[in-house]
RNA sequence: UUAUCAAGAAAGGCAGAGGGAUUAGACCCAUUGAAGCCUUAGCAACCCUUUAACUUUUAAAGAAGGUGCUAAAUUCUACCUUAGCUAUUUUAUAGUUAGGAUAGAUAA
Numbered sequence: 001u002u003a004u005c006a007a008g009a010a011a012g013g014c015a016g017a018g019g020g021a022u023u024a025g026a027c028c029c030a031u032u033g034a035a036g037c038c039u040u041a042g043c044a045a046c047c048c049u050u051u052a053a054c055u056u057u058u059a060a061a062g063a064a065g066g067u068g069c070u071a072a073a074u075u076c077u078a079c080c081u082u083a084g085c086u087a088u089u090u091u092a093u094a095g096u097u098a099g100g101a102u103a104g105a106u107a108a
Stems, first nucleotide, its partner, number of pairs: 001108005010040005018029003023078004041070003046066002048062006074103001079100003083097006
């Protein structure tokens, strides 16, 4: 820089109190064992392999290798915008649904 992020996929061992990226709030997971490390297994298909079109892309199939991942949407909200609805109220405030941005994660 580009692409994706509501799908999918867990057991065992060591360990022993925290964890869900960061700040705040909410909510949730956790001594019926969190984080971390190791082993095995699995998911997915970014890189990759094969085939066919065909020209720098498209489609289908695959999983040996490099990564990644295996609670909850990136757990949700925060900032902006527009629209709808609701409440207060009297033209703005609050809530809510939708969209976008920022930030983050992963791959090349």

This is a predicted structure of a 108-nucleotide RNA (SAM riboswitch aptamer (S box leader)) from Flavicella sediminum.
The model forms 94% of the base pairs in the Rfam consensus.
NCBI's taxonomy places the organism under Bacteria, Bacteroidota, Flavobacteriia, Flavobacteriaceae, Flavicella.
It matches the Rfam family "SAM riboswitch aptamer (S box leader)". Its family is annotated with regulation of gene expression in the Gene Ontology.